[in-house]
RNA sequence: GCAGUGUUCCGGCUCUGCCGCUGGCAUUGAUUAUGGUGCGAGAGGAAAGUCCGGGCAGCAUAGGGCGCUCCACUUCCUAAUUAGAAGCUAUUGGUGACAGUAGGGUAAGGCAGAAGAGAAUAACCGCCACUUUUGUGGUAAGGGUGAGAAGGUGGUGUAAGAGACCACCAGCCGGUGGGUGAUCAUCGGGCUGUGUCUUCUGGAGGCUGCAAGUUCGCGUAUACCGUCGUUUGAGGGUUGCCCGCUCGACAUAUUGGCGACGGAGGGUAGAAUGCUUGAGCUGUAGGGUGACUUAUAGACUAGAUAAAUGGCAGGCGCCUUUCUUACCGAGAGGUUAUUGAGGAACGGAACCCGGCUUAUAGGAACACUGUCUUU
Repeated sequence: GCAGUGUUCCGGCUCUGCCGCUGGCAUUGAUUAUGGUGCGAGAGGAAAGUCCGGGCAGCAUAGGGCGCUCCACUUCCUAAUUAGAAGCUAUUGGUGACAGUAGGGUAAGGCAGAAGAGAAUAACCGCCACUUUUGUGGUAAGGGUGAGAAGGUGGUGUAAGAGACCACCAGCCGGUGGGUGAUCAUCGGGCUGUGUCUUCUGGAGGCUGCAAGUUCGCGUAUACCGUCGUUUGAGGGUUGCCCGCUCGACAUAUUGGCGACGGAGGGUAGAAUGCUUGAGCUGUAGGGUGACUUAUAGACUAGAUAAAUGGCAGGCGCCUUUCUUACCGAGAGGUUAUUGAGGAACGGAACCCGGCUUAUAGGAACACUGUCUUU
């Protein structure tokens, strides 16, 4: 210098002029008042997705049981999470820096059909020995079937073989040491089947959600039909179900009233609030590998409701690129100045906060990897 990997940040200007919005504060003021004047503020790193966790609100005895859903290696962090940080073990991709995937287990049970000789009391082909040439015995190293064939590789040994024996490994068990721990290192031991499914173990979860709710106002139909019930309880009340709890409707005498559910029909849908001071933000100092945390100081930074936060012009700045000039350099290249052309991505609050995921023209900083050249 080129190509890459990882982390973080920026991604226009309180510039000028003219015009136009929304909220707040102060002041003035009823004139065609939905007014005038002054001051201040006004959309992101993801506001997106709605994948999660909460704050908050309602139901509410958050009571019990079942069902259902989710998590599962270790430690830490947080209001909380199945998220996040840092690690452990196994494994995949990459030359590498790095980027992914998975993680309860000597708890139990079932299946292994088909193929194959055989799926754990194994023996087809094969090998060896004997032999009446047909069989008998031994074997599981080689071959084949299969997802899986009785731990693996190499050797000794043997009639031929085999953990039969030996060495090095894998798995399992135990001792010692390091580590908070998952686990690592080392020593020893006897030789040790595989896959898959279901249950099981431990932990968490009440439901619905700002179109949740609260307050005020306006208004119709005290009507009609059907069914059930009327304290021997219809039906309703947070949830998928059950239990439990709770609310719940008369006199008379066979009709009316009342309660509930359903049907048809009618009216209203307006205003305020929730709604922005918050598990928040910024600076400084300390602790921590880090996520994060402690102390202290400062500021108040949108609150719309068909949806405001802008439009035009000029200038400056930023990025890419062309021509030319000068300088640095071994080279590749780099810097400065001038000129011309072009560009500015993803995108837009709607109760709030913390994570995750996705999109993004272009640029910067730091650290690391590979490679080329030169000193």

A computed fold for a 375-nucleotide RNA from Prevotella sp., annotated as Bacterial RNase P class A.
The organism belongs to Prevotella, within Bacteria.
The coordinates come from a structure-prediction model, not an experiment, and the mean pLDDT is 76.
A source record names the gene rnpB.